Predicted 3D model of a 76-nucleotide RNA (transfer RNA) from Candidatus Tepidiaquacellales bacterium OLB5. The coordinates come from a structure-prediction model, not an experiment, and the mean pLDDT is 83. Its Rfam family is "tRNA". The family's RNA type in Rfam is transfer RNA. The sequence was found in a public genome assembly.

[in-house]
RNA sequence: GGCGGAUUGGAGCAGCUGGCAGCUCGUCUGGCUCAUAACCAGAAGGUCAAAGGUUCGAAUCCUUUAUCCGCAACCA
Numbered sequence: 001g002g003c004g005g006a007u008u009g010g011a012g013c014a015g016c017u018g019g020c021a022g023c024u025c026g027u028c029u030g031g032c033u034c035a036u037a038a039c040c041a042g043a044a045g046g047u048c049a050a051a052g053g054u055u056c057g058a059a060u061c062c063u064u065u066a067u068c069c070g071c072a073a074c075c076a
Base pairs, nucleotide, nucleotide: 002071003070004069005068006067007066010025011024012023013022019056027043028042029041030040031039049065050064051063052062053061
C1' cells in the first nucleotide's frame, strides 16, 4: 500500500427503513439493615472518533482523515 470490520456516558454493548440517544454494570444521593452486601427509589454522567457534504432534519446516507482489529499479498 490492498480488502473487510470496528469507533456511541467510567466499563461492556444496542440503536432495524434518516424523525425525542438507550440497555446492563459501575458512580452519587436517599430508603431498608445493628452494620455490610443484596434489594427498592431517585439523580448525575454523551460535542455518537475528527472534518466536510446531502437533507426541513444525520449516531444513521456520501467523501476525506485518525485509531484499533482481522484477512490477503510482500519480505524473511